[in-house]
Context: one part of a larger RNA
RNA sequence: UGACGGGGGCCCGCACAAGCGGAGGAGCAUGUGGUUUAAUUCGAUGAUACGCGAGGAACCUUACCUGGGCUUGAACGUAUUUUGACCGAUGCCGAAAGGUGUCUUCUCUUCGGAGCAAUUUACGAGGUGCUGCAUGGCUGUCGUCAGCUCGUGCCGUGAGGUGUCGGGUUAAGUCCCAUAACGAGCGCAACCCCUAUUAUUAGUUGCCAUCAGGUAAUGCUGGGCACUCUAAUGAAACUGCCUACGCAAGUAGUGAGGAAGGUGGGGAUGACGUCAAGUCAGCACGGCCCUUACGCCCAGGGCUACACACGUGCUACAAUGGCCGGUACAGAGGGCAGCUACCAGGUGACUGGAUGCAAAUCUCUAAAACCGGUCUCAGUUCGGAUCGAAGUCUGCAACUCGACUUCGUGAAGUUGGAUUCGCUAGUAAUCGGAUAUCAGCAAUGAUCCGGUGAAUACGUUCCCGGGCCUUGUACA
Numbered sequence: 001u002g003a004c005g006g007g008g009g010c011c012c013g014c015a016c017a018a019g020c021g022g023a024g025g026a027g028c029a030u031g032u033g034g035u036u037u038a039a040u041u042c043g044a045u046g047a048u049a050c051g052c053g054a055g056g057a058a059c060c061u062u063a064c065c066u067g068g069g070c071u072u073g074a075a076c077g078u079a080u081u082u083u084g085a086c087c088g089a090u091g092c093c094g095a096a097a098g099g100u101g102u103c104u105u106c107u108c109u110u111c112g113g114a115g116c117a118a119u120u121u122a123c124g125a126g127g128u129g130c131u132g133c134a135u136g137g138c139u140g141u142c143g144u145c146a147g148c149u150c151g152u153g154c155c156g157u158g159a160g161g162u163g164u165c166g167g168g169u170u171a172a173g174u175c176c177c178a179u180a181a182c183g184a185g186c187g188c189a190a191c192c193c194c195u196a197u198u199a200u201u202a203g204u205u206g207c208c209a210u211c212a213g214g215u216a217a218u219g220c221u222g223g224g225c226a227c228u229c230u231a232a233u234g235a236a237a238c239u240g241c242c243u244a245c246g247c248a249a250g251u252a253g254u255g256a257g258g259a260a261g262g263u264g265g266g267g268a269u270g271a272c273g274u275c276a277a278g279u280c281a282g283c284a285c286g287g288c289c290c291u292u293a294c295g296c297c298c299a300g301g302g303c304u305a306c307a308c309a310c311g312u313g314c315u316a317c318a319a320u321g322g323c324c325g326g327u328a329c330a331g332a333g334g335g336c337a338g339c340u341a342c343c344a345g346g347u348g349a350c351u352g353g354a355u356g357c358a359a360a361u362c363u364c365u366a367a368a369a370c371c372g373g374u375c376u377c378a379g380u381u382c383g384g385a386u387c388g389a390a391g392u393c394u395g396c397a398a399c400u401c402g403a404c405u406u407c408g409u410g411a412a413g414u415u416g417g418a419u420u421c422g423c424u425a426g427u428a429a430u431c432g433g434a435u436a437u438c439a440g441c442a443a444u445g446a447u448c449c450g451g452u453g454a455a456u457a458c459g460u461u462c463c464c465g466g467g468c469c470u471u472g473u474a475c476a
Stems, first nucleotide, its partner, number of pairs: 001476002003473003007470007015460002019423005026315008034306002042053002064301007076124004082118003088103006106115003126290002129288003135284002137279003140275001142273001147186006153162003166177003192267004197235007206225003211222003238261001241255001242253004317416001321375006333364003338357002342353004382413001387408007429452007
């Protein structure tokens, strides 16, 4: 100087407490361990692995296994040899890859050659093989915590200290006062984006108050740009004003005004560093290793196994509910190998027609809620696992191993031990919608979007993590 303490002081955080809803019990989905297997490819492993890499494993993907094949090789470049083809059509073997035949057969030319294609040879290949403890880049975490440093000066023999401490204050090393320190940098804050209010400009594909026309009905039409909205530029919030306290910084106020009040709400933004943290399988790269194979092609299988254990979720156990009928209201996104209005067929998944739209124009678009009826506390009209049958769709192909529909079947489960997780407001809870990936889909996942919409916080004694000061130490 640090680190540590079941030392001390001060402070903070859904850390506890106060609340609400979950997990742990059941069934299923998914990931992991283990076991099994020819193979169940590889990585990730306390917090910081386990719906993670994977934002789509039937083939492909695919890296694994079995079997069949190739050897300058599956791709590309340069030089070189040979040929005039290559392509195309077609025969045989074969699971395919591949092997082996038949037919057909170049262009330009200054006749030197050039182009194109195949082939030979040579040089460069190739490796998801190893090492993340050789590395770059990127990432997680402490932590959006308030810290981490430097120049000059001063102090100390020196390591170092001071500044950065002290008194206040703040979300903040934020600011004020004091001060052998005076300044500065990276962080904090602000500048950026969305959202809440408003003005101006602009009105099409958006809107419809007024005027007119028209319909069974509809901004449907003329017209208009008021309003909503769209999207560009401004305004607005600064403790600015008032009161109290205070030297100041600032704090308090059901104070005023205001759409918004003390960082208005949310996002992006992650200091010096820590964990030899993660990744050589995204990519790049040093070294090592393989080279008729650890490279390459192909078919089939596997990654989907199943006495078991754990994590994360979905669905439930019902009446604040289930079922039936009626009826209303979003936002954000996507669409041409696409989204599809509308009509017809089918109980339905869907199918056959047909129209509009490269889209503020057309289209995909709610559910909970609300109204009425029924069920009356049951393993039930709860719950839907499992299994049987018949189908639909995608796709060369749904056996291993897809999703969906209809009919039948109707398991466990009556609120879950010890323990444990999330959340402080448009949040939790609950309800649906969209998108990426994608032929299809194992999505109950991920990321966004809106609808309905709470309870509680006395407080900081205790648990956990963190910050500052101080103290002890046989630790570095």